Predicted 3D model of a 77-nucleotide RNA (transfer RNA) from a Rhodothermaceae bacterium.
The RNAcentral record of the sequence draws on ENA.
The coordinates come from a structure-prediction model, not an experiment, and the mean pLDDT is 81.
The organism belongs to Rhodothermaceae, within Bacteria.
Its Rfam family is "tRNA". It is annotated as a transfer RNA.

[in-house]
RNA sequence: CGGGUAGUGGCGCAGCUCGGUAGCGCGCCUGCCUGGGGGGCAGGAGGUCGUGGGUUCAAAUCCCGCCUACCCGACCA
Numbered sequence: 001c002g003g004g005u006a007g008u009g010g011c012g013c014a015g016c017u018c019g020g021u022a023g024c025g026c027g028c029c030u031g032c033c034u035g036g037g038g039g040g041c042a043g044g045a046g047g048u049c050g051u052g053g054g055u056u057c058a059a060a061u062c063c064c065g066c067c068u069a070c071c072c073g074a075c076c077a
Base pairs, nucleotide, nucleotide: 001073002072003071004070005069006068007067010026011025012024013023020057028044029043030042031041032040033039050066051065052064053063054062
């Protein structure tokens, strides 16, 4: 320098193909069951989707630039 993959609540991931108001598991908070712990049950909070723009009635999803991580290649020594 070129190519590829990935970036979504605290963590791990799905959703992208076919655009339609973001979901699952774990974790966290509250209440109940229990003498307590563990465990179980019920409820709840928490993200605007790496970033900037574009298209569209509408973008996590499509298009372009950029950033970060990993992989492959090239280059230099």